c-di-AMP riboswitch aptamer (ydaO/yuaA leader) from a Solirubrobacterales bacterium, 154 nucleotides, folded computationally.
Lineage of the source: Bacteria > Bacillati > Actinomycetota > Thermoleophilia > Solirubrobacterales.
The sequence was found by an Rfam model in a public genome assembly.

[in-house]
RNA sequence: UCGACAUAAGCGCCAAAUCCCCGUCAAGAUUCGGGGAGCCGGGGAACCAAAGAUCCACGGGGCGAAUCCGGUGGCAGCCUCAACUGCCGCAGGUAGCGCGACUCUCUUCGCGCGAGCCCGUCAGCUAACCCGGUAGGCCUCAAAAAGAGAGAGA
Numbered sequence: 001u002c003g004a005c006a007u008a009a010g011c012g013c014c015a016a017a018u019c020c021c022c023g024u025c026a027a028g029a030u031u032c033g034g035g036g037a038g039c040c041g042g043g044g045a046a047c048c049a050a051a052g053a054u055c056c057a058c059g060g061g062g063c064g065a066a067u068c069c070g071g072u073g074g075c076a077g078c079c080u081c082a083a084c085u086g087c088c089g090c091a092g093g094u095a096g097c098g099c100g101a102c103u104c105u106c107u108u109c110g111c112g113c114g115a116g117c118c119c120g121u122c123a124g125c126u127a128a129c130c131c132g133g134u135a136g137g138c139c140u141c142a143a144a145a146a147g148a149g150a151g152a153g154a
Stems, first nucleotide, its partner, number of pairs: 012138003018037006038134006048124001059122001060119004068093002071090007096113005102149004107144002
C1' cells in the first nucleotide's frame, strides 16, 4: 500500500413494533411481571354481496410485498402404462415490495426481496361491542436531473 475477516461506536434501514408509569430481581431492567397513551391486526348486525357448503386425488381462513407461471429431476396417489393430482429439490420469470443518507413529488439509473408463520373444520362486508400484538433482524455504503419545502450559515 492492497485485499479479506471480525469487533465497537455513531448514523441509518425493514417492520405496527414507539413513548410514559408501577413493581420485582438488585445498588443497576432494552431483558422479568403489570398498567396507560399512540400505532397495528382479528372477530362481530342491518343493508349489500353470495346463494351453495361439505365430501371424493386437494376442507376453509388469517398475518405478511412475498402471489402466479411454465421448465426440469425425484417421491407418492391411481391395479399397470399414459393422463391427471399432490409434495419436495434445482434454476428462470412474474404480480407486488424495499433501499440508494435533510424531507416530499416526479422521471431516469442501479442494487436487493418476491419468505416464513398461525388458526383448527370455523369466520364475506359489518355500527355497537369483543379479542389480540407492540417483536425480531440488519447497517462499507451514501446515484442523477427538475420542482416544492425544511434546517444551517452568511